TPP riboswitch aptamer (THI element) from Devosia enhydra, 98 nucleotides, folded computationally. Rfam family: TPP riboswitch aptamer (THI element). Rfam links the family to the GO term thiamine pyrophosphate binding. Of the family's consensus pairs, 90% are formed in the model. RNAcentral holds the sequence, with entries from Rfam and Ribocentre. The prediction has a mean pLDDT of 75.

[in-house]
């Protein structure tokens, strides 16, 4: 010096579901309690092309639960946001000089 890999900022994508109960209130809000979950609205959490965060397929199939994407299947199926950018470490490659 380039290349890898970490770590940080940047940007940039994503998801908020279910039961109960109270108040308002007319079918949909607030608030308290519970489940699962990294996260069920905190400026938090996850992800960001070597993408299983997320979305669609899907009012699907199967078990389970009071309930529910709760568990598997579907399924490495079809899509997805940086084939980046800035700083920093670096003990790994690789060229060039001495």
């Nucleotide at each position: 010096u380039g290349c890898g890999u970490c770590u940080c900022g940047c940007u940039g994508g994503g998801g908020u579901g279910c039961g109960c109960c109270g108040c308002a209130g007319g079918u949909u809000g607030c608030g308290g309690c519970g489940c699962u979950g990294a996260g069920a609205a905190a400026a938090a959490c996850c992800c960001a092309u070597g993408g299983a965060a997320c979305c669609u397929g899907a009012a699907c199939c199967a078990g389970g639960u009071c309930a529910u994407g709760c568990u598997g299947g579907c399924g490495g199926a079809g899509g997805a946001a940086g084939u980046u950018c800035g700083a920093g470490a670096u003990g790994g490659c690789g060229g060039a000089g001495c």